Predicted 3D model of a 696-nucleotide part of an RNA (large-subunit ribosomal RNA, domain II) from a Candidatus Nomurabacteria bacterium.
Context: one part of a larger RNA
RNA sequence: GCCAACGAGUUAAUAUAUAUGGCUUGGCUAAGAUCGAAAAGGUCGGAGCCACAGGGAAACCGAGUACUAAUAGUGCGACCUUUGUCUUAUAUAUUAGACCCGAAGCCAAUGCGAGCUUAUCAUGGACAGGGUGAAGUCUGUCGAAAGACAGAUGGAGGCCCGAACCCGUAUGUCGUUCAACUCAUUGGGAUGAUCUGUGAUAAGAAGUGAAAAGCUAAUCGAGCUUGGUAAUAGCUGGUUCUCUCCGAAAUAGCUUUUGGGUUAGCGUCACGUGUUCCUCUUAGGGGUAGAGCACUGGAAGAGUUCGACAGGGAGCAAUCUCGCGAACUCUAUCAAACUCCGAAUACUAAGAGUUAAGAACGUGGCAGUUAGACCGUGGGGGCGAAGCUUCACUGGUCAAAAGGGAAACAGCCCAGAUCCAUACUUAAGGUCCCUAAAUCUAUGCUCAGUGCUAGUAAGGAUGUAAGAUUUCUUUGACAAUGAGGAGGUUUGCUUAGAAGCAGCAAUCCUUUAAAGAUAGCGUAACAGCUCACUCAUCAAGAGAUUUUGCGCCACAAAUGAUCGGGGCUCAAGCAUAGUACCGAAAUUUGGGAUUUGUGUAUUCUUCGGAAUACAUGAGUGGUAGGAGAGUGUUUGCAUCGCGAUGAAGGAGAAGGGGUGACCCACUCUGGAGCAUUGCAAAGUAAGAAUGUUGGC
Repeated sequence: GCCAACGAGUUAAUAUAUAUGGCUUGGCUAAGAUCGAAAAGGUCGGAGCCACAGGGAAACCGAGUACUAAUAGUGCGACCUUUGUCUUAUAUAUUAGACCCGAAGCCAAUGCGAGCUUAUCAUGGACAGGGUGAAGUCUGUCGAAAGACAGAUGGAGGCCCGAACCCGUAUGUCGUUCAACUCAUUGGGAUGAUCUGUGAUAAGAAGUGAAAAGCUAAUCGAGCUUGGUAAUAGCUGGUUCUCUCCGAAAUAGCUUUUGGGUUAGCGUCACGUGUUCCUCUUAGGGGUAGAGCACUGGAAGAGUUCGACAGGGAGCAAUCUCGCGAACUCUAUCAAACUCCGAAUACUAAGAGUUAAGAACGUGGCAGUUAGACCGUGGGGGCGAAGCUUCACUGGUCAAAAGGGAAACAGCCCAGAUCCAUACUUAAGGUCCCUAAAUCUAUGCUCAGUGCUAGUAAGGAUGUAAGAUUUCUUUGACAAUGAGGAGGUUUGCUUAGAAGCAGCAAUCCUUUAAAGAUAGCGUAACAGCUCACUCAUCAAGAGAUUUUGCGCCACAAAUGAUCGGGGCUCAAGCAUAGUACCGAAAUUUGGGAUUUGUGUAUUCUUCGGAAUACAUGAGUGGUAGGAGAGUGUUUGCAUCGCGAUGAAGGAGAAGGGGUGACCCACUCUGGAGCAUUGCAAAGUAAGAAUGUUGGC
């Protein structure tokens, strides 16, 4: 891991609700007794409980009573308006282990442990070899002596080096190990506070501890065993058959409360009211969006006036000027905590209206939910960041929703799956191929593969298309080509020089078709080359500004690229207009099932109603959850049956029936019990619990 078996809402008491049945001349017995067989069951037993009257704290009074001085007033009752009680079943609650499994823990015991380890006691044992050389002693020398020195001798030490032995420093090894702490190398102690054998003593809030909360049998911030014990678990996991109807919540208040509760909200079921729901119309109040500056404040420009207005500048000074502050006027503005104004929605009331919706409201039974997510809109926080966070709309979807589209894609777009059908029409979205349907029609744009993808950088540019304004132009424009572009004069000054062209001043006249006292290049200065300007040739448009569409550059990311891909250029791109087609579980068509409303008919009836059939209208996605109807298993009672001419059980995909759980048949196997119908009672359904046991 797989298979099989086992494996989780039970029982009792009490209460409430609903249903069923009995009685209602109110209902019922409990303990106990008695009959019976010691059972099943029957018969007694009315003690007591509920109901029949309420009010008051009570005394008490009583269809009233309490408060009160009250006959007032008010509260709760009576009347209007009657059932009650007992059994059983189902559901829920409370108390109990209370649906099942699961702690770490707490306490108790004359309980068990010191064969591990800690400490101690008793009695034994062990320590190769080498080194150092304390005291003391002897001899010698010296000394009066105490003693000193030298040499021998001697053999001390928690002394030194280093095996056994004890330890475990560092690194490696191992890490499904040789081993639940080992192995290798290295290292520390090694005559001592040494190591060690055997025996003994001390333990559970206690021991022992050169003290690490160490150790006390692989267990220690309180051992193990058994018991209290099914400890408790607001936590995690699991909780077993089917179909039908409806169908949530992730919000608010309180909470030693925030991953838990409780009340309300939202669901469902029963009973009741009977349109109260909703829509429209009319009438309302408002101070939001917007707008505005009339108030309160902010902030910009201009002007006027005022100020014993700090300061700077000018001036001998008067004073002038810059600046500062205040008020007023004009212009243009800003505001969640500004408003002279002011919507749309929303809300309230009245009236009317269609509608009959799984509408509204009330009472009661049973819940679940109270971690929400994204999208759109309006706000706060943040950076007008976030697949961010926090509110609002009782917005939408998901949650609890499948189908089609968005390449793929809970929350986006379309659309809500009762079942069957190789039937029809559409939605969103699409129609070259992958891939169902237009290589569709018409007019443009784009050449960048822009684009077919989400995102307008600023800025730059004779890209290109369309429009607007304006200038020149057959009295010949723009461009190009040919020719001229002169003289006074090298203007004057300056200067070494200054001749159109370093600089300053002036910028005239003449000849002309035209030609600046010169717009550039150039020279030391001249020279030289162009330009403006003019003529000729040519021949019809040429220039400037501006608006818009689509493009270009700007434009850089990490393994190899991409519109989903192929690929696409009068598109298969972009824009505008149009027609056709495709396209879903939507709609429609045909047939069936089922829920519910209405109508008709039949049957039954406790006369309340119930069942069935047909017609017709509306429905039938669904988690938590509520409600309803069934299937199957075991056992019992009754009933009707089967079985050695083969029961149960087992095997076989495929036959038949039922919406389904499931039922029936057939063949083989098996070898002795089984099953129908009705009722009853439960050890009543397995895929999950790191489930338990067994097998492989």
The source organism's lineage runs through Bacteria, Bacteria candidate phyla and Candidatus Nomuraibacteriota.